[in-house]
RNA sequence: UCCUUAUUAAGAGCAGCUGAGGGAACAGGCCCUGUGAAGCUCGGCAACCUGCGUAAGCAAGGUGCUAAAUCCUGCGGUGAAACCGAAAGAUAAGGC
Numbered sequence: 001u002c003c004u005u006a007u008u009a010a011g012a013g014c015a016g017c018u019g020a021g022g023g024a025a026c027a028g029g030c031c032c033u034g035u036g037a038a039g040c041u042c043g044g045c046a047a048c049c050u051g052c053g054u055a056a057g058c059a060a061g062g063u064g065c066u067a068a069a070u071c072c073u074g075c076g077g078u079g080a081a082a083c084c085g086a087a088a089g090a091u092a093a094g095g096c
Stems, first nucleotide, its partner, number of pairs: 002095007013042001015041003021032003026074004043066003048062002050059003070088001075085003
């Protein structure tokens, strides 16, 4: 890099450093941001793997996450709205 499976509307800071952008990519929207973006540290959340346990469950070592549904739409179904599904993405575990 690719493949498989599962999940993807829950949850999580009034902290420190720093200083201008950010919300995956493209397009269209809509937002966040000097009342401090991104990043780093600390704190926190969760429980996929892991450990213990007959189990329920408990713990928190490896990841992950910590504005808004994965911020919304993009493809298909139904006249619209709304909803459902797909695709893409993300995360975990396994495989090549």
About this RNA
A computed fold for a 96-nucleotide RNA, annotated as SAM riboswitch aptamer (S box leader). The coordinates come from a structure-prediction model, not an experiment, and the mean pLDDT is 86. It matches the Rfam family "SAM riboswitch aptamer (S box leader)". Rfam describes the family as follows. The SAM riboswitch is found upstream of a number of genes which code for proteins involved in methionine or cysteine biosynthesis in Gram-positive bacteria.